Transfer RNA from a Candidatus Obscuribacterales bacterium, 74 nucleotides, folded computationally. It matches the Rfam family "tRNA". The organism belongs to Candidatus Obscuribacterales, within Bacteria.

């Protein structure tokens, strides 16, 4: 320079047929039980989807554009 992926909670990921109130597992927090701790079991709390604009009644989801990370060709 040119093609493609991929960017959603601290981490690792589903969701990527436009409407289901953004989920899930580890991790964190209380609690029960425990001489404590762990394990197990019970509740909790945390993102609005990398950043921007367009289409839409309506977007994590479809387009444009940038911006990060990877592979691939010259």
């Nucleotide at each position: 320079a040119c093609u493609c992926c991929u960017g959603u909670a601290g981490c690792u990921c589903a969701g990527c047929g436009g409407a289901u109130u953004a989920g899930a597992g580890c991790a964190c927090c209380g609690g029960u039980c425990u001489a404590c701790g762990g394990a197990a079991c019970c509740g909790g709390g945390g993102g609005g989807c990398g950043g921007g604009g367009g289409u839409u009644c309506g977007a994590a989801u479809c387009c444009c554009u940038c911006c990060a990370g990877g592979a691939g060709u010259a």